[in-house]
RNA sequence: GAAGCCCGCCGGGCCGUCGCUGGUGCCGCGAGGCACUGGAGGAACGUCCGGACUGCACAGGGCAGCGUAGCAGGUAACACCUGUCCGCCGCGAGGCGAGGAUCAGAGCAACAGAGACGAGUCUCGAUGUGCCGCAAGGUGCGUCGAGGGUGAAACGGGCAAUCUCUACGCGCAGCAAUACCAAAUAGGUGGACGAUGAUGCGGCCCGCGGAGUCCACGGGUAGGUAGCACCGAGCCGGCGGAGCGAUCCCCGGCCCAGAUGAAUGACGGUCACGUGCGGGCAACCGCAUGCACAGAAUCCGGCGUAGGGCGGACUUCACAC
Numbered sequence: 001g002a003a004g005c006c007c008g009c010c011g012g013g014c015c016g017u018c019g020c021u022g023g024u025g026c027c028g029c030g031a032g033g034c035a036c037u038g039g040a041g042g043a044a045c046g047u048c049c050g051g052a053c054u055g056c057a058c059a060g061g062g063c064a065g066c067g068u069a070g071c072a073g074g075u076a077a078c079a080c081c082u083g084u085c086c087g088c089c090g091c092g093a094g095g096c097g098a099g100g101a102u103c104a105g106a107g108c109a110a111c112a113g114a115g116a117c118g119a120g121u122c123u124c125g126a127u128g129u130g131c132c133g134c135a136a137g138g139u140g141c142g143u144c145g146a147g148g149g150u151g152a153a154a155c156g157g158g159c160a161a162u163c164u165c166u167a168c169g170c171g172c173a174g175c176a177a178u179a180c181c182a183a184a185u186a187g188g189u190g191g192a193c194g195a196u197g198a199u200g201c202g203g204c205c206c207g208c209g210g211a212g213u214c215c216a217c218g219g220g221u222a223g224g225u226a227g228c229a230c231c232g233a234g235c236c237g238g239c240g241g242a243g244c245g246a247u248c249c250c251c252g253g254c255c256c257a258g259a260u261g262a263a264u265g266a267c268g269g270u271c272a273c274g275u276g277c278g279g280g281c282a283a284c285c286g287c288a289u290g291c292a293c294a295g296a297a298u299c300c301g302g303c304g305u306a307g308g309g310c311g312g313a314c315u316u317c318a319c320a321c
Base pairs, nucleotide, nucleotide: 001317002316003315004314006312007311008310009309010308012271013270014269015268016267017266018265020039021038022037023036024035025034026033027032041293045304046303048302049301050300051299052298053174054173055172056171065170066169067168068167069166070084071083072082073081074080085099086097087096088095089094100165101164105163106162107159108158122147123146124145125144126143127142128141129140130139131138132137178226179225180224181223188217189216190215191214192213193212200208201207232255234254235253236252237251238250240249241248242247273290274289275288276287277286278285279284
């Protein structure tokens, strides 16, 4: 220098102007205003796996169904993670593996080939024997041997990510869960009045008109509140302790988005960073340009996917000393 392999980190900082939104306080009858303060991510994403939580079901056990699978450990749990054995790939650093059982049973294998999962079968030779033939020989059956060539595989294996067996795990549904408050309209139940004419026609009388009217209750809907964001599988730090490690323990500090058509933005300046060009021996300077993927919606742990950049360890090869 080239190619590769593994790990870690960042995801811009500050200032100004104009906005959005949660909370608290003050002002205001109210609409709202002011002040202080919080305000996206490593993946908030996909919703694939596991849990928390909620409702329903449930004595216990079993069947069915679904899932997992070396061994040991971690964890709330997992299909995740760590260590290790074995196998495979790679020169290597390393990577990948649904990796229990095929003498319990069943099933499966393209093409080629006589024959492909049941065992025997195609050709040739030797030999025994039956039949035909005067004979040479032909032919059937049995035994032994060999061969041809096919193919990944030919009485010997493979596949369990085919059924199956074994062990273990799983009740079902999901925050549009669920609980509470609760209009209008329609209908329901009960009561009062009403053809001896109610209610209605702006208050009263007359008149008109002619079958409903009024009240209460309860259920459901719209809508609202809680769930839901202050205390947890929480975050940060400690070259703390145990452990190879995942992880656990201890100490100190912190409280860290919470909307409901759904806020978290835009512009300018400056600094930093990457890239390119130019100048310079160099430190560096100037100019231009760039900053991706994406965006919370009950919460958490994983996995997977998308995607810009920086750093470090290691491997192989080449060259120089």
Notes:
Predicted 3D model of a 321-nucleotide RNA (Bacterial RNase P class A) from Ramlibacter sp. Lineage of the source: Bacteria > Betaproteobacteria > Burkholderiales > Comamonadaceae > Ramlibacter. The coordinates come from a structure-prediction model, not an experiment, and the mean pLDDT is 77. It is recorded under the gene name rnpB. Rfam family: Bacterial RNase P class A. The family's RNA type in Rfam is ribozyme. The sequence is in RNAcentral, with records from ENA.